[in-house]
Context: one part of a larger RNA
RNA sequence: GUCAGCGAGUCAAGUUUUAUAGCAAGCUUAAGCCGAUAGGUGGAGGCGAAGGGAAAUCCGUAUAAUAAAGUUCUAGAACUUGAACCCGAAACCGGGUGAUCUAGUCACGAGCAGAUUGAAGAAAGGGUAAAACUUUUUGGAGGAUCGAACCCACGUCUGUAGCAAUAGGCGGGGAUGACUUAUGACUAGGGGUGAAAAGCCAAUCGAACUCGGAGAUAGCUGGUUUUCUGCGAAAUCUAUUUAGGUAGAGCGUUUUUUGAAAAUGUAUUUGGGGGUAGAGCACUCUCUGGGUAAGGGUUGCCCAAAGCGAUACCAAGCUCAUGGAAACUCCGAAUACCAAAUACAAUGUUGAUAAAACAGACCAAAAAACAGACAGACUUUGGGCGCAAAGGUCCAAAGUCGAGAGGGAAAAAGCCCAGAUCACACGCUAAGGUUCCCAAACAUAGACUUAGUGGGAAAAGAUGAUAUCGAAGAUUUAUAAUCUUCAUGAGCAAUGACAACCAGGAGGUGGGCUUGGAAGCAGCCAUCCUUUCAAGAAAGCGUAAGAGCUCACUGGUCGAGCUUACUAUCACUGAAAAUGUAACGGAGCUUAAGUCUAUUACCGAAGCGGUGGGAAUAUAUUUAAAUAUAUUCGGUAGCAGAACGUUUUGUAGUCGAUGAAGGUAUUUCGUGAGAAAUACUGGAGAAAUCAAAAGUGAGAAUGCUGAC
Numbered sequence: 001g002u003c004a005g006c007g008a009g010u011c012a013a014g015u016u017u018u019a020u021a022g023c024a025a026g027c028u029u030a031a032g033c034c035g036a037u038a039g040g041u042g043g044a045g046g047c048g049a050a051g052g053g054a055a056a057u058c059c060g061u062a063u064a065a066u067a068a069a070g071u072u073c074u075a076g077a078a079c080u081u082g083a084a085c086c087c088g089a090a091a092c093c094g095g096g097u098g099a100u101c102u103a104g105u106c107a108c109g110a111g112c113a114g115a116u117u118g119a120a121g122a123a124a125g126g127g128u129a130a131a132a133c134u135u136u137u138u139g140g141a142g143g144a145u146c147g148a149a150c151c152c153a154c155g156u157c158u159g160u161a162g163c164a165a166u167a168g169g170c171g172g173g174g175a176u177g178a179c180u181u182a183u184g185a186c187u188a189g190g191g192g193u194g195a196a197a198a199g200c201c202a203a204u205c206g207a208a209c210u211c212g213g214a215g216a217u218a219g220c221u222g223g224u225u226u227u228c229u230g231c232g233a234a235a236u237c238u239a240u241u242u243a244g245g246u247a248g249a250g251c252g253u254u255u256u257u258u259g260a261a262a263a264u265g266u267a268u269u270u271g272g273g274g275g276u277a278g279a280g281c282a283c284u285c286u287c288u289g290g291g292u293a294a295g296g297g298u299u300g301c302c303c304a305a306a307g308c309g310a311u312a313c314c315a316a317g318c319u320c321a322u323g324g325a326a327a328c329u330c331c332g333a334a335u336a337c338c339a340a341a342u343a344c345a346a347u348g349u350u351g352a353u354a355a356a357a358c359a360g361a362c363c364a365a366a367a368a369a370c371a372g373a374c375a376g377a378c379u380u381u382g383g384g385c386g387c388a389a390a391g392g393u394c395c396a397a398a399g400u401c402g403a404g405a406g407g408g409a410a411a412a413a414g415c416c417c418a419g420a421u422c423a424c425a426c427g428c429u430a431a432g433g434u435u436c437c438c439a440a441a442c443a444u445a446g447a448c449u450u451a452g453u454g455g456g457a458a459a460a461g462a463u464g465a466u467a468u469c470g471a472a473g474a475u476u477u478a479u480a481a482u483c484u485u486c487a488u489g490a491g492c493a494a495u496g497a498c499a500a501c502c503a504g505g506a507g508g509u510g511g512g513c514u515u516g517g518a519a520g521c522a523g524c525c526a527u528c529c530u531u532u533c534a535a536g537a538a539a540g541c542g543u544a545a546g547a548g549c550u551c552a553c554u555g556g557u558c559g560a561g562c563u564u565a566c567u568a569u570c571a572c573u574g575a576a577a578a579u580g581u582a583a584c585g586g587a588g589c590u591u592a593a594g595u596c597u598a599u600u601a602c603c604g605a606a607g608c609g610g611u612g613g614g615a616a617u618a619u620a621u622u623u624a625a626a627u628a629u630a631u632u633c634g635g636u637a638g639c640a641g642a643a644c645g646u647u648u649u650g651u652a653g654u655c656g657a658u659g660a661a662g663g664u665a666u667u668u669c670g671u672g673a674g675a676a677a678u679a680c681u682g683g684a685g686a687a688a689u690c691a692a693a694a695g696u697g698a699g700a701a702u703g704c705u706g707a708c
Base pairs, nucleotide, nucleotide: 001708002707003706004705005704006703011082012081013080014079015078016077017076018075019074021072022071023070026047027046028045032041033040034039051058052057085223086222088220092213093212094211095210096209097208103187104186105185106184107183109181110180111179112177114146115145116144117142121138122137123136124135125134126133150174151173152172154171155170156169157168158167189205191201192200193199226643227642228641229640230639231638236249237248238247239246240245251372252370253369254368255367256366257365258364259363264345265344266343267342268341269340270339271338272337278331279329280328284325285324286323288321289320290319291318292317295314296313297311298310299309300308301307347359348358349357350356376401377400378399379398380397381396382395383394384393385392406417407416408415421613422612423611424610426609427608428607432603433602434601435587436586437585441600443599444598445597446596447595448594454589460573461572464570465569466568467567470486471485472484473483474482475481489564490563491562492561500557501556502555503554504553506530507529508528511525512524513523536551539550540549541548614633615632616631617630618629619628620627621626644697646694647693648692649691650690654686655685662681663680664679665678666677667676668675669674
């Protein structure tokens, strides 16, 4: 891991409520006794018919009302108390068992190869007045030295399911001592022992082990076993030693009652209040510039005081102009909200096809019982916090997911379309699509793009292309017209433009000054006149200065639009990432299979429709689960309903060796849990019907036991 078996809302007492039943202003017994478990007896007691008050006591159907019946058994549901759906702690307490491991201690024993150093003391000699001192020898001290046994465990390698639940290899430390060690004994769990590491106390220690209290407790995690049907949430508010729990409310379910064309929902119209968006500056706060200007600063009159001046300093106030504001408002929408009217959303029966009445799903309200839920997520919009960050966070409004399948977005909780009762090789559509993958037009008309842009991105940049005229909206059958909003250049040109080519581009004059020189062109001043179709006292190159070459300007050739600016659209650059193209899903696509505008056709879903079947609810008719009509039938937590199966018991009669249960296989029936039949196997018990009672259903619990 698989298979098989086992494995979780039980029982007792009580409370409330629902349903069936009995009796009823009453209902009912408990223990006990008799008896056979049936049944009888037993009225003690309990509940009810009346309440108020703390009590003494008061009252005696009294306050509104269409109200005013209880009680007992049985069954269901929930709750309370118990281990109380099951498994699961770490812990706490009590009684005992442990010092054969290990810590310390006591008693009595044992052990330490070999080699070294050479303390005190002693002896002899020297020395001294005597000492001291000194030399040699002797001596053999030491938590002395080196190093085996022995003890330890500093480094590293191996080992890591090992040789080993701490080892092995190579090195290392102590090795006459606070040494090591055999045996026996002592200290015991909030206690011991500890040269102290919270170390050790039998592979267990920040409180040993064992049995018990004990099924401790667990607001926590995991698990909780058959089917079908109806409805179907919440992730919010308030409170909480509360924040992952719980309670009340909101939201769900079931039952009952009441209301009812009124209410409710949607649409339109009408009437309301408001102070948001926007806007504005009239108030408040704030910002910028100008004018005027009280006051102040600085400074002059030698200093002080006073006064008079100056001032490129500051500046209240007033004034002109310009801005900002969640806690500004002279103003002020759209929505939303409130109210009213009208229309629609269900009708049916009776009735005369009227009026009217009655019933009525949906709807609204109330009561009772039972919940779940109180971690929400994303998208769009309005806001706060944050960085105008976040798949961020906190509110508000709506949607989806949650609890929602199907189609689209390549793939996809939260986006777009659309809400799956079942079946069908049936039809129509939505979003989205129609070259091929891949169902359907390489569709039609007119434009744009050359970048594979499309098919990723900004500031910024750029002789890319196109267009430049009105465009959009409202009203309207349509055009015209009207209204609103946005945008609305300047020129040249057949009297010849623009570009290109041919030609001219002159004279006074080398203007004056300056300067070595300055002649259109170093610099300063001036910048006139003439001839001309036109030509600057010169726009650039050039020379030492000249010369020279162009330009402006003009004529000719040519023959049709051109120059410039703005705007718009589509393109270009900006553009660098890690396994492999890899930023259309791919192939591939260029008057597209790209983009924009307009149009038609088609495809496309579990949507809608068609045909057939099922279920629920309501109504009607028949009556019994039938027919007709209408509506409905996604679903987690959860509520409600109806069933299937297992074991045992009653019914009890029955079946069974002419073959029970069980097993294997096939077929049939049922929406399903399941049921039946047949064949073979098996070899002795079994079960239909209607009831009753439960040790009643397994795939999950790192479930338990066994097998493989």